[in-house]
C1' cells in the first nucleotide's frame, strides 16, 4: 500500500427501505420475617461521523475514522 470484517442502550447482541429492539445490568414498586429467587414498571438510543439516493434509510451508494484478520 491492498482486501475482508466489525462500529445500534451501560455489557452481550437481533433487526434485509416503512414508529429502533431482546437477554444480562441499574432504578423503583410487588411478593419474603430477612436475603435470594420470581412479577410489575421505568429510565437509558436520535444506529461511528459526513454526503448522496428515495415519499420514506440501522438498512442502498459515495467519503472518512476507530478496532480485528489477512496479503505484500
Nucleotide at each position: 500500500g491492498c482486501g475482508g470484517a466489525a462500529g445500534u442502550a451501560g455489557c452481550u447482541c437481533a433487526g434485509u427501505g416503512g414508529u429502533a429492539g431482546a437477554g444480562c445490568g441499574u432504578u423503583g414498586c410487588c411478593u419474603u420475617g430477612c436475603c435470594a429467587a420470581g412479577g410489575c414498571a421505568a429510565a437509558g438510543g436520535c444506529c461511528g461521523a459526513g454526503g448522496g439516493u428515495u415519499c420514506g434509510a440501522c438498512c442502498c451508494c459515495c467519503u472518512u475514522c476507530u478496532u480485528c484478520c489477512g496479503c505484500u
Source information
The RNA shown here (transfer RNA) has 72 nucleotides and comes from Coccomyxa subellipsoidea C-169. A source record names the gene trnG. Its mean pLDDT, the model's own confidence on a scale to 100, is 81. Lineage of the source: Eukaryota > Trebouxiophyceae > Coccomyxaceae > Coccomyxa > Coccomyxa subellipsoidea. Its Rfam family is "tRNA".